[in-house]
Context: one part of a larger RNA
RNA sequence: GCCUACGAGUUACCACCGUUAGCAAGGAUAAAUAAUUCAGUUAUGGAUCCGUAGCGAAAGCGAGUCUGAAUAGGGCGAUUAAGUUAGCUGUGGUAGACGCGAAACCGUGUGAUCUACCCUUGGGCAGGUUGAAGCUGUGGUAACACAUAGUGGAGGACCGAACCCGUUGACGUUGAAAAGUCUUGGGAUGACCUGAGGGUAGGGGUGAAAGGCCAAUCAAACUCGGAAAUAGCUCGUACUCCCCGAAAUGCAUUUAGGUGCAGCGAUUAAAUAGUUUUAUAGAGGUAGAGCUACUGAUUGGAUGCGGGGGCUUCACCGCCUACCAAUUCCUGACAAACUCCGAAUGCUAAUAAAAUGAUUUUAAUCAGUGAGGGCAUGGGUGCUAAGGUCCAUGUCCGAGAGGGAAAGAACCCAGAGCAUCAGCUAAGGUCCCCAAAUAUAUGCUAAGUUGAAUAAACGCGGUCAGACUGCUUAGACAGCUAGGAUGUUGGCUUGGAAGCAGCCAUUCAUUUAAAGAGUGCGUAACAGCUCACUAGUCGAGCGGUCCGGCAUGGAUAAUAAUCGGGCAUAAGCAUAUUACCGAAGCUAUGCUUUCAUAGAUUUAGAUCUGUGAGAGGUAGGGGAGCAUUCUAAACGGCGCAGAAGGUGUACUGUAAGGUAUGCUGGAGUGUUUAGAAAAGAAAAUGUAGGC
Numbered sequence: 001g002c003c004u005a006c007g008a009g010u011u012a013c014c015a016c017c018g019u020u021a022g023c024a025a026g027g028a029u030a031a032a033u034a035a036u037u038c039a040g041u042u043a044u045g046g047a048u049c050c051g052u053a054g055c056g057a058a059a060g061c062g063a064g065u066c067u068g069a070a071u072a073g074g075g076c077g078a079u080u081a082a083g084u085u086a087g088c089u090g091u092g093g094u095a096g097a098c099g100c101g102a103a104a105c106c107g108u109g110u111g112a113u114c115u116a117c118c119c120u121u122g123g124g125c126a127g128g129u130u131g132a133a134g135c136u137g138u139g140g141u142a143a144c145a146c147a148u149a150g151u152g153g154a155g156g157a158c159c160g161a162a163c164c165c166g167u168u169g170a171c172g173u174u175g176a177a178a179a180g181u182c183u184u185g186g187g188a189u190g191a192c193c194u195g196a197g198g199g200u201a202g203g204g205g206u207g208a209a210a211g212g213c214c215a216a217u218c219a220a221a222c223u224c225g226g227a228a229a230u231a232g233c234u235c236g237u238a239c240u241c242c243c244c245g246a247a248a249u250g251c252a253u254u255u256a257g258g259u260g261c262a263g264c265g266a267u268u269a270a271a272u273a274g275u276u277u278u279a280u281a282g283a284g285g286u287a288g289a290g291c292u293a294c295u296g297a298u299u300g301g302a303u304g305c306g307g308g309g310g311c312u313u314c315a316c317c318g319c320c321u322a323c324c325a326a327u328u329c330c331u332g333a334c335a336a337a338c339u340c341c342g343a344a345u346g347c348u349a350a351u352a353a354a355a356u357g358a359u360u361u362u363a364a365u366c367a368g369u370g371a372g373g374g375c376a377u378g379g380g381u382g383c384u385a386a387g388g389u390c391c392a393u394g395u396c397c398g399a400g401a402g403g404g405a406a407a408g409a410a411c412c413c414a415g416a417g418c419a420u421c422a423g424c425u426a427a428g429g430u431c432c433c434c435a436a437a438u439a440u441a442u443g444c445u446a447a448g449u450u451g452a453a454u455a456a457a458c459g460c461g462g463u464c465a466g467a468c469u470g471c472u473u474a475g476a477c478a479g480c481u482a483g484g485a486u487g488u489u490g491g492c493u494u495g496g497a498a499g500c501a502g503c504c505a506u507u508c509a510u511u512u513a514a515a516g517a518g519u520g521c522g523u524a525a526c527a528g529c530u531c532a533c534u535a536g537u538c539g540a541g542c543g544g545u546c547c548g549g550c551a552u553g554g555a556u557a558a559u560a561a562u563c564g565g566g567c568a569u570a571a572g573c574a575u576a577u578u579a580c581c582g583a584a585g586c587u588a589u590g591c592u593u594u595c596a597u598a599g600a601u602u603u604a605g606a607u608c609u610g611u612g613a614g615a616g617g618u619a620g621g622g623g624a625g626c627a628u629u630c631u632a633a634a635c636g637g638c639g640c641a642g643a644a645g646g647u648g649u650a651c652u653g654u655a656a657g658g659u660a661u662g663c664u665g666g667a668g669u670g671u672u673u674a675g676a677a678a679a680g681a682a683a684a685u686g687u688a689g690g691c
Stems, first nucleotide, its partner, number of pairs: 001691006011095006018088006026050003032044004054061002064076004098236002101233001105226003109222002116200009125190001127159003130155001134151006163187003169182003202218001204214003239625006249262005263369002265366007274356006280349003288341001289339002295335002300330003306324002308321004372397010402413003417591004422587003428581003431566003437578001439577006450568002458553002462550003466546006479537005485510003490504003516531001520529002592615010626680001628677008637669002645664008
C1' cells in the first nucleotide's frame, strides 16, 4: 500500500414545541391491593398533579387586586375561554452523552541483578627507568656545617603490557551491535581497578555537580487504581432522490481561532403589507467653490503706527534711512478638524397616483455564521508603494458549472432539471494549428513597430495630413557664370589695427544693376578666400510657424529565445460596412419534477387533465424513499425435482436498488402489512488478520 472483518448522535430520567390517538371544563392516576385465561392482562385505588381566576411580600380580597388618605392616577389581570393523558419526531438539560486522542494530578504498591555513593570481606597490577630521606667510609670543622665515594629504595615519580578509560579519524547508520569495529590516544602503586555479600526509594535516594544516575525509561522511575480525568483544540463521523438556502457583520466578553444577544437561512401558522417610478413636502453641509464672510495660513506692491541704526543736542525737541514692520488699500492664491455659499446622488413621509404581484411583517421551533477574499468607485494609513492595511457603496468568488482572456477563484459574456448528429445569438473571433472573410472601401506604418502585460522626461530635416503666413512667369528657391567698387588704411587706440583685438559714431557719402565704414575663414599688419547685395542663365514652385496621426532614439537581470505557436508587409494600425462562426444564454421537440391555480374522479389519503411560474448550490433547515437484522400476523408462500451464500448474463427503476436465469453451493428462506434497531464506511498517521 491493497483486501477482508470491526469502527462514531446511544440509553435513562426531566423539560419545551410539533404531531397522532383517547377523553374533555375537565383530564390522569402513583405506590399498593385483589382477581385471573399468566397476558408488560383486568378491576379497585383520587393520595397527588395539571387545567378551569387573578392580584399581593403576606395576612388577605376576588373579576378584580396591589400601591395609596383617596371613589384619583398607575402596575398586573378579567372583559369569553381548552385542557389533559399516552405514543412518536425534533431540540435542550443531567449523566462519559457522537467516536478516538493528551501533557499532567492524586492514591496503594514494586524496584539499587543496570547505574550513583557507602559498609564488610577478598583479589589484581609483565618488564624497564629515575634514585628522596636515612645510614657507612674518607676528607673537613674548635664542634657543627659542608664536600666526596658508597649504601639505601622514597614517589597521587617516568616509559610501557595485563587491567581500566574513551582523545582523534575512518567505517558502520533497514548495523555483526537499540552505542560497536579498526586506527590513534589517556591512566597504569593509586583520589587505582575488581569479585562476593549488604545498605540508601520517588518530591525520595545518590551525585569530585553533567539536572547526571536510580533495570535500553528521569526537570520527578515503574505498576495498578481514581478514570471513559479534562481538551473553547486537531482528526474522523458510513445509503438515495426532491425543495429552499446563508454568514464571515454590530454590541459585549480574562475576549480576540471560543461564546451570548442582534443581523442573515429553513419549516409551520397567522397577518396584509412590500418594492419601483412620477409628483408633492422635508432634513442635511459632502463634491465644487469662496474667503474684505469668520478662524488660520499666504505672493507681490502702495501707505509706514511702532522699533532698530545714524546725525544733532547739556537736555527736551528735531532730521535722515536701499533696515524690520502693525493697520488699511490693490493684487495672487490655500485648508479633514475654515464657510458668506453650495449641488448630483442618497435618506424620510404614520402623502397621492400608477405599475409590480408575495418579493413584506409577526409568532413558534430548528439552525449555521460571527478567520473572508478579489475587482470598481469614495476615503484614511503607507511612499496618491504592495497580491499592503482599515472603513464605506456595489459586484462577483466564497457556495457557480458553460463560452472568451494561450494557460488563471473572483476581468468580459452568461446563471447548468434531463435528452437531441436541430436553429439564433452574447463576449470574443473568421491565413494554418482552430469553427467562421486570405471580405469590401479609404487611409497610415517600414519600425517585424506591431500582431491582447510593459514606460517617462528629453531628443529627431523619418513620414502623412491640417491651419496660418512670406517670396514667386514683373522669373521666386537651389545650382552655375559675372560683379561685390570709391572717399578710406573712417576716427580713436596701438609696436601694428588697413571691413574683420578693442572703443566711438549723425555706420556718412559717392559711383551704381548691386556692393555693410562689413557675415565668417585668414595675416605680425597688409594680402588672399567668402558672405550680404546685384545682373545673367535656368523655368515653377520655394521658405517659415503651429497643431495632429503613425513611426524612431532614450530601452538594463541574470541557463535559450518568443505575437499561445507557425508565421504575417498584412494575417499590423485607424475609420466605415456587410456576411459568417461562436456558450450548458435564447428558441425548437420530447420527458421528469416542485409550487400555485382550475376542472374531473375519489370514503379519506390521493389520482388524472389543463394553465402559469420554477428546478446551480457549501454550512444549514425541510420532505419522500431504498437496503440490512430481528419480532408479530397473513400468504395453509418457496425449497434436496436444490434455500441462503458465491460468480456470470439479461431485463428493469430518476436513484438508493429490484427481478429472472446459467454455473457453483448443499439446507434453509421469502412476499405483504405493522413494529423494533448492535441499521449502510473510502478516509479517523483508525483496530485486528492476510498478502
This is a predicted structure of a 691-nucleotide part of an RNA (large-subunit ribosomal RNA, domain II) from Psychroflexus tropicus DSM 15496. The organism belongs to Psychroflexus tropicus, within Bacteria. Its Rfam family is "Bacterial large subunit ribosomal RNA".